Small-subunit ribosomal RNA, central domain from Etlingera elatior, 345 nucleotides, folded computationally. RNAcentral holds the full RNA, with entries from SILVA. The coordinates come from a structure-prediction model, not an experiment, and the mean pLDDT is 83. It matches the Rfam family "Bacterial small subunit ribosomal RNA".

Context: one part of a larger RNA
RNA sequence: UUGGGCGUAAAGCGUCUAUAGGUGGCUUUUCAAAUCCGCCAUCAAAUCCCAGGGCUCAUGGAUAAGAGUGGAAACUACCAAGCUAGAGUACAGUAGGGGCAGAGGAAAUUUCCAUUGGAGCAGUGAAAUGCGUAGAGAUCGGAAAGAACACCAACAGUGAAAGAACUCUACUAGGCCGACACUGACACUGAGAGAUGAAAGCUAUGGGAGCAAAUGGGAUUAGAUACCCCAGUAGUCCUAACCAUAAAUGAUGGAUACUAGGCACUGUGCGUAUCGACCCAUGCAAUGUUGUAGCUAACGCGUUAAAUAUCCCGCCUGGGGAGUAUGUUCGCAAGAAUGAAACUC
Numbered sequence: 001u002u003g004g005g006c007g008u009a010a011a012g013c014g015u016c017u018a019u020a021g022g023u024g025g026c027u028u029u030u031c032a033a034a035u036c037c038g039c040c041a042u043c044a045a046a047u048c049c050c051a052g053g054g055c056u057c058a059u060g061g062a063u064a065a066g067a068g069u070g071g072a073a074a075c076u077a078c079c080a081a082g083c084u085a086g087a088g089u090a091c092a093g094u095a096g097g098g099g100c101a102g103a104g105g106a107a108a109u110u111u112c113c114a115u116u117g118g119a120g121c122a123g124u125g126a127a128a129u130g131c132g133u134a135g136a137g138a139u140c141g142g143a144a145a146g147a148a149c150a151c152c153a154a155c156a157g158u159g160a161a162a163g164a165a166c167u168c169u170a171c172u173a174g175g176c177c178g179a180c181a182c183u184g185a186c187a188c189u190g191a192g193a194g195a196u197g198a199a200a201g202c203u204a205u206g207g208g209a210g211c212a213a214a215u216g217g218g219a220u221u222a223g224a225u226a227c228c229c230c231a232g233u234a235g236u237c238c239u240a241a242c243c244a245u246a247a248a249u250g251a252u253g254g255a256u257a258c259u260a261g262g263c264a265c266u267g268u269g270c271g272u273a274u275c276g277a278c279c280c281a282u283g284c285a286a287u288g289u290u291g292u293a294g295c296u297a298a299c300g301c302g303u304u305a306a307a308u309a310u311c312c313c314g315c316c317u318g319g320g321g322a323g324u325a326u327g328u329u330c331g332c333a334a335g336a337a338u339g340a341a342a343c344u345c
Base pairs, nucleotide, nucleotide: 003317004316005315006314007299008298012313014196015195016194017193021189022188023187025083026082027081028080033076035072036071037070038069039068086186087183088182089181091178093176094175098172099171101169102168103167104166105149109145110144111143112142113141116138120131121130158163201242203240204239206237210236211235215231216230217229218228253312254311255310256309257308261290262289263288264287266285267284268283269282271280294301295300318345319344320343327338328337329336330335
């Protein structure tokens, strides 16, 4: 490589957009590149079969493959024309913590000022460090600051993922249902490429209440560079620019079709019912749970498949060495991406 695989054994890129490429709906026509059939010629060696031969020389036959030539036209491609079931646009509705910007809010915490008051408070398994007669803790009134938004709250909803929740407003993106007006295959996937990407970290300016790596002190202990306690700086927050990684998980790539049900829930239609809403029945889309067939090594999956099929991409090929070395690209750095071998079992 072929083959076989990728939920948990090695293996799905963190996620999306999209170029080349690959693949692609229905009907009719053209053409004959691919495809199929016939004919003809050539046909090295090994290999295979038959004959022959007898230790090494030679001959014949068959087949594949390719070239030439003549046909076939179902399928693929091509040409031309059309269709509407895929896809999209417009229209009418609708749900939502989708995004971004601005404005406003209440509770709590800490600090400061003032009141009352007068000895403890805080902390732990027990203590101590710590705070307090220079008046703490407690109490009540006022002010300031920063960060996060109780209840509602859900087995719920939304976003491509990361994620996203106090309230209101402006701007803005996508989804779904309905009706069937328009376009007429415009589609799927997607190497490279681009965009986005928690936390930590980095650069610069602000900000700094609480929490808290580092650090200091008190304990514990044989020791205690820890667990526990008292403090506490980066950081956590904002703005601008980087970084590009996570058990970035559903450990499950995307698309399409098809294959039993039951129960629940969200959005939106239709029917029924009613004064109306619920209820009941049913369609589409989303999210769950249980489960048949089937699949699976088992666990389990099971119309949201890990079933049955097709198309495209990514990835795997014994453990260690090693996600290391080297080179290259990117980065301010930290590092990231790509990524071996010797050797060893």